[in-house]
């Protein structure tokens, strides 16, 4: 001199559950709550994957099958970003 690697600090978000509302549902919004998260910020016809099936199509002696321009970012991913061996 170069590279790699932490602790700390300011804070942030908010799982499940419960209640209310919206929705056919998945799920969402708000309040309470904190399981956890260094991106648990943002992005859903601009990637993959997953959930639901109102409507539609098919089926027929019928409780069914398929389908997303509905939903999930706290599944992977893309993208932006605080502090910091200083």
């Nucleotide at each position: 001199g170069u590279c790699g690697a932490a602790a700390a600090a300011u804070g942030g978000c908010a799982a499940a559950a419960u209640u209310a509302c919206u929705g056919a549902a998945a799920a969402g919004u708000a309040a309470u709550g904190a399981c956890g998260c260094a991106a648990a910020g943002c992005u859903a016809u601009a990637g993959g994957g997953g959930c639901u099936a109102a409507g539609g199509u098919c089926g027929a002696u019928g409780g069914g099958a398929c389908u997303a321009u509905g939903c999930c970012a706290g599944c992977c991913a893309g993208u932006u970003a605080c502090c910091g061996a200083a």
Predicted 3D model of an 86-nucleotide RNA (c-di-GMP-I riboswitch aptamer) from Falsibacillus albus. NCBI's taxonomy places the organism under Bacteria, Bacillota, Bacilli, Caryophanales, Falsibacillus.